Context: one part of a larger RNA
RNA sequence: GACGAACGCUGGCGGCGUGCCUAACACAUGCAAGUCGAACGGAUCGGCACCUAACUCGGUGAACAGAGCGGCGGGGGAACCCGCAAGGUAAUGUUCGUAGAGUUAGGAGCCGGUUAGUGGCGAACGGGUGAGUAACGCGUGAACAACCUGCCUUUAUGAGGGGGAUAACACUUGGAAACAGGUGCUAAUACCGCAUAAGACCACAGUGCCGCAUGACACAGGGGUCAAAGGAGCAAUCCGCAUAAAGAGGGGUUCGCGUCCCAUUAGGUAGUAGGCGGGGUAACGGCCCACCUAGCCAACGACGGGUAGCCGAGCUGAGAGGCUGAUCGGCCACACUGGAACUGAGACACGGUCCAGACUCCUACGGGAGGCAGCAGUGGGGAAUAUUGGGCAAUGGGCGAAAGCCUGACCCAGCAACGCCGCGUGAGUGAAGAAGGCCUUCGGGUUGUAAAGCUCUGUCCCAUGAGACGAAGAAAGUGACGGUAUCAUGGGAGGAAGCCCCGGCUAACUACGUGCCAGCAGCCGCGGUAAUACGUAGGGGGCGAGCGUUGUCC
Numbered sequence: 001g002a003c004g005a006a007c008g009c010u011g012g013c014g015g016c017g018u019g020c021c022u023a024a025c026a027c028a029u030g031c032a033a034g035u036c037g038a039a040c041g042g043a044u045c046g047g048c049a050c051c052u053a054a055c056u057c058g059g060u061g062a063a064c065a066g067a068g069c070g071g072c073g074g075g076g077g078a079a080c081c082c083g084c085a086a087g088g089u090a091a092u093g094u095u096c097g098u099a100g101a102g103u104u105a106g107g108a109g110c111c112g113g114u115u116a117g118u119g120g121c122g123a124a125c126g127g128g129u130g131a132g133u134a135a136c137g138c139g140u141g142a143a144c145a146a147c148c149u150g151c152c153u154u155u156a157u158g159a160g161g162g163g164g165a166u167a168a169c170a171c172u173u174g175g176a177a178a179c180a181g182g183u184g185c186u187a188a189u190a191c192c193g194c195a196u197a198a199g200a201c202c203a204c205a206g207u208g209c210c211g212c213a214u215g216a217c218a219c220a221g222g223g224g225u226c227a228a229a230g231g232a233g234c235a236a237u238c239c240g241c242a243u244a245a246a247g248a249g250g251g252g253u254u255c256g257c258g259u260c261c262c263a264u265u266a267g268g269u270a271g272u273a274g275g276c277g278g279g280g281u282a283a284c285g286g287c288c289c290a291c292c293u294a295g296c297c298a299a300c301g302a303c304g305g306g307u308a309g310c311c312g313a314g315c316u317g318a319g320a321g322g323c324u325g326a327u328c329g330g331c332c333a334c335a336c337u338g339g340a341a342c343u344g345a346g347a348c349a350c351g352g353u354c355c356a357g358a359c360u361c362c363u364a365c366g367g368g369a370g371g372c373a374g375c376a377g378u379g380g381g382g383a384a385u386a387u388u389g390g391g392c393a394a395u396g397g398g399c400g401a402a403a404g405c406c407u408g409a410c411c412c413a414g415c416a417a418c419g420c421c422g423c424g425u426g427a428g429u430g431a432a433g434a435a436g437g438c439c440u441u442c443g444g445g446u447u448g449u450a451a452a453g454c455u456c457u458g459u460c461c462c463a464u465g466a467g468a469c470g471a472a473g474a475a476a477g478u479g480a481c482g483g484u485a486u487c488a489u490g491g492g493a494g495g496a497a498g499c500c501c502c503g504g505c506u507a508a509c510u511a512c513g514u515g516c517c518a519g520c521a522g523c524c525g526c527g528g529u530a531a532u533a534c535g536u537a538g539g540g541g542g543c544g545a546g547c548g549u550u551g552u553c554c
Stems, first nucleotide, its partner, number of pairs: 001553003005550005012423006018416002020381001025379003029376003034121003039118002042115007050107008059098007068089002071084005128334003137259008147251003152247007160194001162192002169184006200225003204221001206219003210215001230239003260306003267297003272294004277289003309331004313324004336357005359370004387413001389412003395409001396407004426456004436447004460495001461491006470481001498543005503524003509538005519526002
């Protein structure tokens, strides 16, 4: 000087960072990988119109019946009574017919929403950890004429015609559960033949040309083999599908050089070293196998043991060098421990499968379930390391035509002086050099312009009001942070200083207490009665929201 620090005392604010270095110890709980209904058949909900049946309401037409009302005459004062004519009007009823509305039940259709299942893509990214690994693991430089590559970009060509199933569903069986089985039905961008077939692949034979060997490339020939899928839309068209070539990006493999300690580790090695043939792989290869040869590595350190992820970088140093490998970035390895393969363009796969083991949990005792080294959080260990927070607004990722959904990646907030940086805790004036403290040779000195007092200021703070950028391709809409930052107004010195040291190194001295005691101490060393070294006080020095101590590195 530095630190992912810890401990002691102290602690006002802000910005930006950082935060299990120990038990790769065990984990309750929640979340961390889904998405597509524009691939498919269903299921279910809602809406719309339709058909059938039943019921209800109600408009209207025709026929018939028809109370009542209306005309005339007579009696009577009138109400009223009697009679006649006319078949006018008409409540209502019956029968027949008809447009319509509603409810219920059933049927079939369209549209929209949701979605368990089939199917597609993703889940191999992103995120965590450092156990293992001394190795082509990493770094760097080369090589592959020995290789692979989903999505993306470009180019060319094609997409004809068929088939059989199966989940879902229905019924059913077993089981405590996890789950498993049987029978029957059905769809597809699921699965399988056929056709088409190129510069693809396979074997054959030819020409040219190139190379560091095996060999590569180009051109042309006949033979054999292998493709496909549809969806949306009125349509245009778009999204997909198949084959081939090229690109981009990604990966695989090989080699030169470099990469800690121990020689109190000196010999190691049988698939070992090489060959021939084969298997396997995307690909070379003892990678694996049969046979043959007897080699191969090693003092330029093999083999063995210990330790360790590596690097860009970080710390230190004038540099050379030394030390470290937290955060951020690249690579590797791992995912309870060990082993294995499946699927797939890609895994031998953290939140997939199988087997074995340890541990935990459920159980009807027959059998099952689980894996925080994801984000939080818990116990434990430890000197020691945070919230079971908000949001997908931004950036990025997955799926989707899109709307959108998912995203503990990420963006933010919370906690912690853990670090760095900035600011404040007031400024000016103020001598009766106040009081008090301490010292004193008792004169005084010092604390000390320090305080008080007076005059101001408003960073921070408090209150009120205004209020973002971050949000884009025009308009509109969209902000977790956040009513935050910032601005304005008002208030009031008010709420904000400690820690270590003062013998020398090393800056800063006196008094009292103690008396080799109690104690101090990084080294030298202090303390046994005048201690500037112990303890306290006054004073002083240093740094300052910190200051010391401890640990580690240079």